[in-house]
């Protein structure tokens, strides 16, 4: 970061499995995505268990298609 070119990925929903849950995995399916390739290191959001008493604090997980930050990677017009 192109009205280029080769190529990737996969939102919602269905189906089957795992999980207390969030939510993940495998097929379908294609909403978009110049890193929608990778990493929970920050925050933010959700979920359980504990406290505490008007949402406090802790301790466990889940989200990278919420944001940031890291690191690896196709093309080469402005």
């Nucleotide at each position: 970061g192109a009205u280029a070119a080769a190529a990737g990925c996969a939102a919602a929903c269905c189906u089957g499995c795992u999980g207390u849950a969030a939510a993940g995995c495998a097929g379908g399916g294609a909403c978009g995505c110049a890193a929608a390739g990778c990493c929970a290191g920050g925050g933010g959001u959700c979920u359980c268990g504990a406290u505490a008493g008007a949402g406090u604090u802790c301790g466990a997980g889940a989200u990278u298609g919420c944001c940031c930050g890291g690191u690896u990677g196709c093309c080469g017009a402005a």
Molecule: c-di-GMP-I riboswitch aptamer
Organism: soil metagenome